The part of an RNA shown here (small-subunit ribosomal RNA, 3' major domain) has 489 nucleotides and comes from Ptycholaimellus ocellatus. The full RNA is in RNAcentral, with records from ENA and SILVA. Lineage of the source: Eukaryota > Metazoa > Chromadorida > Chromadoridae > Ptycholaimellus. Its Rfam family is "Eukaryotic small subunit ribosomal RNA". Rfam links the family to the GO terms ribosome and structural constituent of ribosome. A reference for the family is Cannone et al. (2002), "The comparative RNA web (CRW) site: an online database of comparative sequence and structure information for ribosomal, intron, and other RNAs", BMC Bioinformatics.

[in-house]
Context: one part of a larger RNA
C1' cells in the first nucleotide's frame, strides 16, 4: 500500500428498505433451461453478470445432430501410365426414395482437360473462447483515476486526492506543503415541449371569388370541381430564439448552496456517449479475422431424400389468458402516434381502394401507390351510451377433442396459420418466498415494426385511458470514503 476480515463514524442506491401500486409463485396453455427419453432429440450459456437469451417464432433451405446415397470445387510440383487411347459421358433393363450411368449388364460416343502414387494445398456451424484479434457484458451507474515540479520518508510509498460546509457529481466554496495540469463527471449529441418573430409550401392547409348539385333547418349551412388569387395560424422543416437558479422572500461563513413564491411553454423530459485497473465473463456458431490440434474421397467438405432440434413420470425460468357484474354478451356512437409498402437485370409478385360472390376464413375482377401524393381521415382497441343477462363453475374462463371450408408452400402427418360447428378441462384472488416502480410513471388498453412464403402469447418502438403512496431512512440487501487496531498477501 489494501481482492480480505473485525470494530467505529459519515455518504448513497426502489437491480435496498420504508409507504403503497401492480404482480410472480398456485390453475391452463405458450416458450426458454435441466432431466428422461431417443438413430438424433445438434450445440453456447448456468447466482447477480445463463434459462421469450444467441436479434434461435427451425415443416424442406436454415443445420451444425441422425439413417441412406451421389460428386470433387485433391490448386500446383515430381514420378508413373499414356494417342496401338490418360481419361470423360449415356439411352434401355437390373439396381435405387430418385428420370443418381451409384453400381451391374450392354455397347457407343469423347480424345490430355484428366488418371493412379507421392509431397502439398483447399475445405470444415469440427476442437480449443484456458493460444488470439475484433465486439459485446460485468466490476460499475457509482465518483473515480493519473503523471510532471515541489515537500515528507533510507525505503516501498505518501502530500496533492483535505477537517468543515455544499452538490447527482473527486460538484463547488473554502482551508491547505503544495503548485499547476489531464481523463471521468459536467459541457456535448439525439429527443420532448413554446414561437401570431424569419424562410417558405397544388406532394400540407386556410381565406376570399368563381361553377355546379343538395333540402329546407335558407344560413358566412353542407359536399364537389377550378393550375383564379393571396396568405402561412394550424400542418411540414430549415436557420434562429428561450432557462441562466435569472427575479422576490427565507436559511446558511451571509460562500458554494439549499426551501418557497411569482413570472412563465418550460425552474430535474427522456435517452447516448463515457474514464483508469481488471475478469483466465461471453463469442473460433457474425467474418474470406485468426495460431495450433484433428480431419480431408468410405470426407468432419459439398449436394440430394428423410428424420430430429417439438419426443414426456418430472424440476425451475420469462410470459399470455383467467377466475367475472368496475363484468359478459349484443346494438349504436366516437378519438390515435410511430412506422411499413414489389417491379423491367438476372429476378421479383409489395401496400391495397372500390365492385361482385361466399356465413366467415377467403376468392374474382378492376383502380391508385417506387409514396406529406395512393391504400390512409390510417373513422384501432379500451373508453362511452343502450338492451339483455344476474350470483350458479353461470351466457365467467377457453384448455381439450372431433368434423367440415379455405390460404401459405414442391410439400401441413408430429396437427403453419385462419374460419365455421360441436364439445367446454382446471381455475372461486394463489403458502413458504420473491420481481418492478415514483409521473403522463406503475397498471390497463390497441396499433407499428423486427423475424416472414405462413406462422406472436416475444422483442423493439408508438400512441391512447390515466391512479394509490414516497420525496425519506441506513433497518435488511449491497456499493463508496474515513478512522483504527491486529492477522493476512
Nucleotide at each position: 500500500u489494501g481482492a480480505c476480515g473485525g470494530a467505529a463514524g459519515g455518504g448513497c442506491a426502489c437491480c435496498a428498505c420504508c409507504a403503497g401500486g401492480a404482480g410472480u409463485g398456485g390453475a391452463g396453455c405458450c416458450u426458454g433451461c435441466g432431466g428422461c427419453u431417443u438413430a438424433a432429440u445438434u450445440u453456447g450459456a448456468c447466482u447477480c453478470a445463463a434459462c421469450a437469451c444467441g436479434g434461435g417464432g427451425a415443416a424442406a433451405c436454415u443445420c451444425a445432430c441422425c439413417c441412406g446415397g451421389c460428386c470433387c470445387g485433391g490448386a500446383c510440383a515430381c514420378u508413373g501410365u499414356a494417342a496401338g487411347g490418360a481419361u470423360u459421358g449415356a439411352c434401355a433393363g437390373a439396381u435405387u426414395g430418385a428420370a443418381a450411368g451409384c453400381u451391374c449388364u450392354u455397347u457407343c460416343a469423347c480424345g490430355a482437360u484428366u488418371c493412379a502414387g507421392u509431397g502439398g494445398a483447399u475445405g470444415g456451424u469440427g476442437g480449443u473462447g484456458c493460444a488470439u484479434g475484433g465486439c459485446c457484458g460485468u466490476u460499475c451507474u457509482u465518483a473515480g483515476u493519473u503523471g510532471g515540479u515541489g515537500g515528507a520518508g533510507c525505503g516501498a510509498u505518501u502530500u496533492g486526492u483535505c477537517u468543515g460546509g455544499u452538490u447527482a457529481a473527486u460538484u463547488c466554496c473554502g482551508a491547505u506543503a503544495a503548485c499547476g495540469a489531464a481523463c471521468g463527471a459536467g459541457a456535448c449529441u439525439c429527443u420532448a415541449g413554446c414561437c401570431u418573430a424569419c424562410u417558405a409550401a397544388a406532394u400540407a392547409g386556410u381565406a376570399u371569388g368563381g361553377a355546379g348539385a343538395u333540402c329546407u333547418u335558407u344560413a358566412c349551412g353542407u359536399c364537389u370541381c377550378c393550375a383564379c388569387u393571396a396568405c402561412u395560424u394550424c400542418u411540414u422543416a430549415g436557420a434562429g430564439g428561450g432557462a441562466c437558479u435569472g427575479a422576490c422572500g427565507g436559511c446558511g461563513u451571509u460562500u458554494a448552496g439549499c426551501c418557497g413564491u411569482a413570472c412563465g411553454a418550460a425552474a430535474u423530459u427522456g435517452a447516448g456517449c463515457a474514464a483508469u485497473a481488471a475478469c483466465a465473463g461471453g463469442u473460433c456458431u457474425g467474418u474470406g479475422a485468426u495460431g495450433c490440434c484433428c480431419u480431408u474421397a468410405g470426407a468432419u467438405g459439398u449436394c440430394c431424400g428423410g428424420g430430429g432440434c417439438u419426443g414426456c413420470a418430472c424440476g425451475c425460468g420469462c410470459g399470455c389468458u383467467a377466475c367475472a357484474c368496475u363484468g359478459u354478451a349484443g346494438a349504436c356512437a366516437g378519438c390515435a402516434a410511430c412506422g411499413u409498402g414489389c417491379u423491367u437485370c438476372a429476378a421479383a409478385a409489395c401496400c391495397u381502394u372500390u365492385u361482385c360472390c361466399g356465413a366467415a376464413a377467403g376468392g374474382a375482377a378492376u383502380g391508385g401507390g417506387u409514396a406529406a401524393c395512393c391504400c390512409c381521415a390510417u373513422g384501432a382497441a379500451a373508453c362511452g351510451u343502450c338492451u339483455a343477462c344476474g350470483u350458479g363453475a353461470u351466457u365467467g374462463g377457453g384448455a381439450u377433442u372431433g368434423a367440415g371450408a379455405u390460404u401459405u408452400g414442391c410439400a401441413a402427418u408430429u396437427a403453419u396459420c385462419u374460419c365455421u360447428c360441436a364439445u367446454g378441462a382446471a381455475c372461486g384472488a394463489g403458502g413458504a418466498a420473491u420481481u418492478c416502480c415514483c409521473a403522463g410513471u406503475a397498471a390497463g388498453u390497441g396499433c407499428g415494426a423486427g423475424u416472414c412464403a405462413u406462422c406472436a402469447g416475444c422483442u423493439c418502438g408508438c400512441g391512447u385511458u390515466g391512479a394509490u403512496u414516497a420525496c425519506g431512512u441506513c433497518c435488511c440487501u449491497g456499493c463508496c470514503c474515513u478512522u483504527u487496531g491486529u492477522a493476512c498477501a